RNA sequence: GCCGGGAUGGCGGAAUUGGUAUACGCGCUAGUCUUAGGAACUAGUGGGGCAACCCUUGGGAGUUCGAGUCUCCCUCCCGGCA
Numbered sequence: 001g002c003c004g005g006g007a008u009g010g011c012g013g014a015a016u017u018g019g020u021a022u023a024c025g026c027g028c029u030a031g032u033c034u035u036a037g038g039a040a041c042u043a044g045u046g047g048g049g050c051a052a053c054c055c056u057u058g059g060g061a062g063u064u065c066g067a068g069u070c071u072c073c074c075u076c077c078c079g080g081c082a
Stems, first nucleotide, its partner, number of pairs: 001081007010026003019065001027045006046055003058074005
């Protein structure tokens, strides 16, 4: 240099044909239980804001009524070829 794959809450990881972003698990918070803790069980848990609301899929732009998903450029990571 060329080709392919990838980047999504704190972490892992889903998301169908473009149609409620974050299912599920872990973690965390509160509670029950315990002398205390662990385990178990119950509830909650993306970010900002007093609230109404606003923002968020590596960064930017485009297509579209609507983009994590399609197109283009860029960054970074993994693999292959030379």
Molecule: transfer RNA
Organism: Minisyncoccota bacterium